Molecule: c-di-GMP-I riboswitch aptamer
Organism: Pelobacter propionicus
RNA sequence: AAACCGAAAAGGCAAAAUCCGGGGAACCGGAUGACGCAAAGCCACCUCCCAGGCCGGGCAGAGGGGCCGCCGAA
Numbered sequence: 001a002a003a004c005c006g007a008a009a010a011g012g013c014a015a016a017a018u019c020c021g022g023g024g025a026a027c028c029g030g031a032u033g034a035c036g037c038a039a040a041g042c043c044a045c046c047u048c049c050c051a052g053g054c055c056g057g058g059c060a061g062a063g064g065g066g067c068c069g070c071c072g073a074a
Base pairs, nucleotide, nucleotide: 005072006071012037013036017032018031019030020029021028022027035061041067042066043065045064046063047062049058050057
């Protein structure tokens, strides 16, 4: 120094619920909130799932994959 790994500390994210707004819906944005998270950062490429009559849409806090990244005990 790198990979694996995940003790501590710093910093970070934010489930449910409630309120406001958007959407036909799944769901999304904001505020409060904190169940959890070492990729709970980003990307719908594959599988699952969700809404849906089709086209198409949603979900990254379901699994895989790709890209990128903070700290440093054992």